[in-house]
Context: one part of a larger RNA
RNA sequence: GGUUUCUAGUGAAUGCCUUGGCGCACAGAGGCGACGAAAGACGUGAUACGCUGCGAUAAGCUCGGACGAGGUGCGAAUAACCUUUGACUCCGAGAUUUCUGAAUGGGGAAACCCACCUUUACAGACCCUGAUAUUUUAAUCUCUUUCGAGGUUUUAGUAUCAAGGUUUGUGUUAGGUAUUUUUACCUGAAUAUAUAGGGUAAAAAAGCAAACCCGGGGAACUGAAACAUCUCAGUACCCGGAGGAAAGGACAUCAACCGAGACUCCGUUAGUAGUGGCGAGCGAACGCGGAUCAGGCCAGUGGCUAUAUAAAUACAAUCAGAAUAAGUUGGAAAGCUUAACCAUAGUGGGUGACAGUCCCGUAUGAGUAAUGAUUUAUAUAGCCCUCGAGUAGGGCGGGACACGUGAAAUCCUGUCUGAACAUGGGGGGACCACCCUCCAAGCCUAAGUACUCCUGUGCGACCGAUAGUGAACAAGUACCGUGAGGGAAAGGUGAAAAGCACCCCGACGAGGGGAGUGAAACAGUUCCUGAAACUGGAAAUCU
Numbered sequence: 001g002g003u004u005u006c007u008a009g010u011g012a013a014u015g016c017c018u019u020g021g022c023g024c025a026c027a028g029a030g031g032c033g034a035c036g037a038a039a040g041a042c043g044u045g046a047u048a049c050g051c052u053g054c055g056a057u058a059a060g061c062u063c064g065g066a067c068g069a070g071g072u073g074c075g076a077a078u079a080a081c082c083u084u085u086g087a088c089u090c091c092g093a094g095a096u097u098u099c100u101g102a103a104u105g106g107g108g109a110a111a112c113c114c115a116c117c118u119u120u121a122c123a124g125a126c127c128c129u130g131a132u133a134u135u136u137u138a139a140u141c142u143c144u145u146u147c148g149a150g151g152u153u154u155u156a157g158u159a160u161c162a163a164g165g166u167u168u169g170u171g172u173u174a175g176g177u178a179u180u181u182u183u184a185c186c187u188g189a190a191u192a193u194a195u196a197g198g199g200u201a202a203a204a205a206a207g208c209a210a211a212c213c214c215g216g217g218g219a220a221c222u223g224a225a226a227c228a229u230c231u232c233a234g235u236a237c238c239c240g241g242a243g244g245a246a247a248g249g250a251c252a253u254c255a256a257c258c259g260a261g262a263c264u265c266c267g268u269u270a271g272u273a274g275u276g277g278c279g280a281g282c283g284a285a286c287g288c289g290g291a292u293c294a295g296g297c298c299a300g301u302g303g304c305u306a307u308a309u310a311a312a313u314a315c316a317a318u319c320a321g322a323a324u325a326a327g328u329u330g331g332a333a334a335g336c337u338u339a340a341c342c343a344u345a346g347u348g349g350g351u352g353a354c355a356g357u358c359c360c361g362u363a364u365g366a367g368u369a370a371u372g373a374u375u376u377a378u379a380u381a382g383c384c385c386u387c388g389a390g391u392a393g394g395g396c397g398g399g400a401c402a403c404g405u406g407a408a409a410u411c412c413u414g415u416c417u418g419a420a421c422a423u424g425g426g427g428g429g430a431c432c433a434c435c436c437u438c439c440a441a442g443c444c445u446a447a448g449u450a451c452u453c454c455u456g457u458g459c460g461a462c463c464g465a466u467a468g469u470g471a472a473c474a475a476g477u478a479c480c481g482u483g484a485g486g487g488a489a490a491g492g493u494g495a496a497a498a499g500c501a502c503c504c505c506g507a508c509g510a511g512g513g514g515a516g517u518g519a520a521a522c523a524g525u526u527c528c529u530g531a532a533a534c535u536g537g538a539a540a541u542c543u
Stems, first nucleotide, its partner, number of pairs: 001542009015528001016492002020463002022460007029452002031208002039100003042055003046078002049075003061094006070082003105114003115177004121170007129162007138153006179205009212243001213241005223230001227277001253260002264291005274282002295444003298388001302384012318366003324339005340357002342346001348360003393417008403429001424439005479486002499527001502514004
């Protein structure tokens, strides 16, 4: 040094687990916002930080209801407290709710700066009124011989107090002050009436939000094995608008000589008929079967919407809720053995291993305030506007129809034109005739259908920590980037911390050895299991 075996270290696979995800079903909800939203900044605890909650009343305040012994959220503890005079927790209603943000008094580099008006508090000055004290002017009365003294009224001034007003100042209090639209009122030019303009008041709007819906705009890569018509596709994307659905909708529709009878959605018809550099491709309808069904109105016995009143109905937290013992192994019984019991409850979870009868539950039953909701009835108000002319049709140019201009009907219209009036008009895929069918140019309309940011319940031949969400953990965090944006890794002691008192070595270390706990410490916080690569040691054997 090689090989084999054993034994350690490193390392984290594997196994087992699940707090988290994923996908569905049913039901609910389908909005929030100037009464200031969504999203945030900054604060807020006895104690530093993160999360959660909350807002200067700041892990909270008040009221009503429920509960009934513990509680002061989590990581995570100690202190000090609260609580049967009912805390904590849960449900409902209210109060508070800094600053930013549509952000709306003006500004702004978001969470900051600077204002004005009204109101209010304090301080100062002034004015006015009143009271008291004092000085003074005038009148008058009483006493006194006079000087003078006293009283009443009055003029002016000073001091104090009280009430009110004006004004100034200040880290006083609470409100208001954007824009646009509509309505009403007050004003008001050139310019006489007016109008424009200005002002005040009231109401409304704005902004955010996952998909679904309608409308206005609208690509390219790509495919055509190149590429231009075509396709991708009226897709992506942008803009506007609305609702819990939206849109559509009561035949100027289809059909075929028989008839059907609003609209929407599904299956089929059918990859058919067609269309198409007849290439790539695109691609119906009639009919049939289903889901659901509903029709009304145009001046009044109407429809729709809103509000008010009355009645009815369901809805919170929550409560009750059956039945097992002994022996035995073990650290622990729910295991095993024996003997019982309940069941409208043997879904599920927990408890020191696997529990119908230990705990929470489950079946079943009970309960329900205020506000709000739904339905019905009545009343009031608003909207709908007299049967549809610059319309139908035509020319030119486009677009939509499965249909690319084609023989191209039908629908829409940028432009130019332009009828008839039910004795009429539209359609039946050029066009004409006959025949059939319907009545445009006005309005409203539930259900069946689409979706899921979100709530509840339940389920899964879905995942089980390189999986499943990017995220089971302080995750859209740390970190990267000027920015738009990109974006991780990281779960498991034990039944219970019982988390190793005390002793020894060591630097009053790190680490280790005893002792102790524990079923186990080769479960010691880098902690379940603990593979391999890799690194030591020992033994055997070969050279």
Molecule: large-subunit ribosomal RNA, domain I
Organism: Hellea balneolensis DSM 19091